[in-house]
RNA sequence: UUCUUAUCUAGAGCGACCGAGGGACAGGCCCGGUGACGUCGCGGCAACCUCCCGUCAGGGAAGGUGCCAAUUCCUGCGGAACCGAGAGGUUCCGGGAGAUAAGGG
Numbered sequence: 001u002u003c004u005u006a007u008c009u010a011g012a013g014c015g016a017c018c019g020a021g022g023g024a025c026a027g028g029c030c031c032g033g034u035g036a037c038g039u040c041g042c043g044g045c046a047a048c049c050u051c052c053c054g055u056c057a058g059g060g061a062a063g064g065u066g067c068c069a070a071u072u073c074c075u076g077c078g079g080a081a082c083c084g085a086g087a088g089g090u091u092c093c094g095g096g097a098g099a100u101a102a103g104g105g
Base pairs, nucleotide, nucleotide: 001105002104003103004102005101006100007099008098013042014041015040016039017038021031022030023029025076026075027074028073043068044067045066048064049063050061051060052059053058072097077094078093079092080091081090082089083088
């Protein structure tokens, strides 16, 4: 960097340092000098891989990752139903993009 598979409405924050942008992209809407984002320390959540037990349904541990504002913050492409004079809106289904894990190239 790319491919495959699985999951993505649950859950989990304090302190120190730094100092202006951040929430992937675009639009929106938010977060941010009452210090965001990031880094570090400590703490926590979860259970993909791993390990243990097993009556093979599951249970337990937490070593490797991951995560700890907002559903992946919402929408983005297509379809269905309904509402609307229309522009458009709401709900649902599927897809795309993205994130994470595991395995492969």